This is a predicted structure of a 350-nucleotide part of an RNA (small-subunit ribosomal RNA, central domain) from a metagenome. Its mean pLDDT, the model's own confidence on a scale to 100, is 89.
Context: one part of a larger RNA
């Protein structure tokens, strides 16, 4: 290469947007580049297949023939793909008019607790543990009240609720702005999928400047446990957590399940619309449409399992694997302010 894979067995880039290049609705003309068909000329002898012939056979030598799967020229053919023109609405898409949401980024703002500080009460312990012991407390602590300061994160609501491409998002109010989805007609007329490369977002830790720093708390210090305890427990504590800009770009970035479209037994919740019926309105009841669970048939699976949110059945394009160590190392290349990340071997070994 041709293949067989990719939820757990090696395997889906953490996630978007998009160039290229791949794939592309439906209907009529056209045209003939791919595609088919037919002639011609060329496709070297030898070889190899066939069918004859000659050395007693044979190997080997000779006569034909076939092939030489191709190339060009030329006359046709018009289903299909392709190209060029028209049309068309079902893919996509806009426009009304409603509707839910912790979808983002500013600003402001409110309880309740921790912690500190000041004042009162008030005395002698408190703290912590399995037990303790450091620790704080007679210079008055702990506990109760009052008042203040400061930073941080939002009990209850709250839910296999909800919302975002995914990473993620949760007190309130405001201003900005993103997508979604529902219903009804009108417009546009394949505009569309996927997406090598490239770009943009991207958790926690780390890193640069510069602020905050109540709690928490890597390092660290001490105190216990222990043979030892560079640990598990206990008191304390710095960096960081937090805000502001840059930067790093990696995780079980996990549904360990790439995006798209299409089909393909149901049954029951739950979110957010529509629609019918009920009913004064509610409750409720059927339908129907986006989503979210949980349970099952066919089929699929090596089993577990999954089953309309598919791991079924099929189709586009893209990303990946190809025995285990060595190794996601090692040169080197790029990328970073470092830490290191990205591509990414090999000898050797089982």
């Nucleotide at each position: 290469c041709u293949g067989g894979g990719c939820g757990u067995a090696a395997a889906g880039c953490g996630c978007g947007c998009g160039u290229a290049g791949g794939c592309g609705g439906u209907u009529c003309g056209g045209u003939c580049a791919g595609u088919c068909g037919g002639a011609u000329g060329u496709g070297a002898a030898a070889g190899c297949c066939c069918c004859g012939g000659g050395c007693u056979c044979a190997a080997c030598c000779u006569g034909g023939g076939a092939a030489c799967u191709g190339c060009a020229u030329u006359c046709g053919a018009a289903a299909c793909u392709g190209c060029c023109g028209g049309a068309c609405u079902g893919g996509a898409g806009u426009u009304c008019g409603a509707u839910a949401g912790a979808g983002g980024a500013g600003a402001g703002u409110g309880g309740a607790a921790u912690u500190c500080c000041a004042c009162a009460u008030g005395u002698a312990g408190c703290g912590g543990u399995g037990a303790a012991a450091u620790g704080c407390g007679u210079a008055g602590a702990u506990a109760u009240g009052u008042g203040g300061a400061g930073g941080a994160a939002c009990a209850c609501c709250a839910g296999u609720g909800g919302c975002g491409a995914a990473g993620g998002c949760g007190g309130c109010u405001c201003u900005c702005u993103g997508g979604a989805u529902c219903g009804a007609a009108a417009c546009u007329g394949a505009c569309g999928c996927u997406g090598a490369g490239g770009u943009g977002c991207g958790a926690a830790a780390g890193c640069g400047u510069g602020g905050g720093u109540a709690g928490c708390a890597a390092a660290c210090a001490g105190g216990a446990u222990u043979a030892g305890a560079u640990a598990c427990c206990c008191u304390g504590g710095u960096a960081g957590u937090c805000c502001a800009c840059g930067c790093u770009g990696u995780a079980a970035a996990c549904g360990a399940u790439g995006u798209c479209a299409a089909c393909u037994a149901g049954a029951c919740g739950u979110u957010g619309g529509g629609a019918a019926g009920g009913u004064u309105u509610a409750a409720c009841u059927u339908c129907u449409u986006a989503g979210u669970g949980u349970c099952g048939c066919a089929g699929c699976u090596a089993a577990c399992g999954c089953a309309u949110u598919a791991a079924g059945u099929u189709g586009a394009c893209c990303g990946c694997c190809u025995g285990g160590g060595g190794a996601g190392u090692a040169c080197g290349g790029c990328c970073g302010c470092a830490a290191g990340g990205u591509u990414a071997a090999a000898a050797c070994u089982c």